Large-subunit ribosomal RNA, domain IV from a Candidatus Omnitrophota bacterium, 342 nucleotides, folded computationally.
It matches the Rfam family "Bacterial large subunit ribosomal RNA". Rfam links the family to the GO terms structural constituent of ribosome and ribosome.
NCBI's taxonomy places the organism under Bacteria, Pseudomonadati, Candidatus Omnitrophota.
The full RNA is in RNAcentral, with records from ENA.
Context: one part of a larger RNA
């Protein structure tokens, strides 16, 4: 120098993204213990004192031996009695998740996931639904207080408008309309037959029944889609210009445009605020974080949950006390290792 340790003067976070590390606290018994609370908690809250070991004597149990006591006095020895090990630092804000749990075997333990709640939706049992070409199984040896499915995520208080689009359920009266049914008409083939050429044999031409082959309009025809209703704790959505009051300044009103309807409550520069270190108050000598208000919310908003909230966290984020080699600024020890030299 380099990895684990230990010790340190004054000062004590001045270090640093950040108190990261490391220190301090610690058992245990006696006092003592605040806001808030869902009354259980918060709480070992904070804070404060003792603690070995000997005599005396007291209480408690126990029949008894004996255990046991911080009840009381008295005295011993140490720098020191939870003497080593081992073994809570502590308090105040604020965010986010309700708590106990799960998670990226191997860079992520979390504000994610779960979750009890609470909703909506499907399902009458040969059940929905899932697996499986099927047999069959599971659901379930269960029957709507029971089963799939989706959301939100304890608990207070609550859950506003919009069915115009997509999606759902419901409707059938009308229009579209698949195979199929239906068959009107064509078209092909020619038994017979005209016509014209040829003496004949026999050629060209046009008509044509039934049959067979082919095609084939009208009509009828079902969900479905157009239609028409509901329905948002389905998917989602939830405005703009312009003017106006006896200083100004806004606008409680007015117009006007356009929507399916123009964001209620409550929060709000927020885990959302770009512009920004917004202003404005606390906190510091000094604060881009942080805490409390303000609302021009660029781009918060109600189960894609809103706004609270005791208790909960190896969470996120600010503050204070103690505490320290984290720093000022470094030294000295131990033990390995480099490294020199063999």
């Nucleotide at each position: 120098c380099c990895c684990u340790c230990g010790u340190u003067a004054a000062g004590g976070a001045a270090c640093u993204c950040g108190g990261c590390a490391a220190a301090c606290u610690a058992g245990c018994c006696u006092c003592g213990u605040a806001a808030c609370u869902u009354a259980g908690g918060g709480a070992c809250a904070a804070g404060a004192g003792g603690u070995g070991c000997c005599c005396u004597g007291g209480c408690a149990u126990g029949c008894a031996a004996g255990u046991g006591c911080u009840c009381a006095g008295g005295g011993c020895c140490a720098c020191a009695g939870u003497a080593a090990a081992g073994u809570g630092g502590a308090u105040c804000g604020g965010g986010u998740g309700a708590c106990u749990g799960u998670u990226u075997a191997g860079c992520a333990a979390a504000a994610a996931c779960a979750c009890a709640u609470c909703u909506c939706u499907c399902u009458g049992c040969a059940a929905a639904c899932u697996c499986g070409a099927a047999a069959g199984a599971g659901g379930a040896a269960g029957u709507a207080u029971a089963g799939g499915g989706a959301g939100u995520g304890a608990c207070a208080c609550c859950u506003g408008c919009c069915c115009g689009g997509u999606g759902c359920u419901g409707g059938a009266a009308g229009g579209u309309u698949a195979a199929g049914g239906g068959a009107a008409g064509g078209a092909g083939u020619u038994a017979u037959u005209c016509a014209c050429c040829g003496u004949a044999a026999g050629g060209u031409g046009g008509a044509g029944a039934a049959g067979c082959u082919u095609u084939g309009a009208a009509c009828c025809g079902a969900a479905g889609c157009c239609c028409c209703a509901g329905u948002a704790a389905a998917c989602g959505g939830c405005g703009g210009c312009u003017g106006u009051a006896a200083c100004u300044a806004u606008a409680a009103c007015a117009g006007u445009c356009c929507u399916a309807a123009g964001g209620u409550a409550g929060c709000g520069a927020a885990a959302u605020u770009c512009c920004u270190u917004g202003u404005g108050g606390g906190g510091u000598a000094a604060g881009u974080u942080c805490c409390c208000a303000c609302g021009c919310g660029c781009a918060c908003g109600a189960a894609u949950g809103g706004u609270g909230u005791a208790a909960c966290g190896a969470c996120c984020u600010g503050a204070u006390c103690g505490c320290u080699g984290u720093c000022u600024c470094a030294a000295c020890g131990a033990g390995g290792g480099g490294c020199u030299c063999g």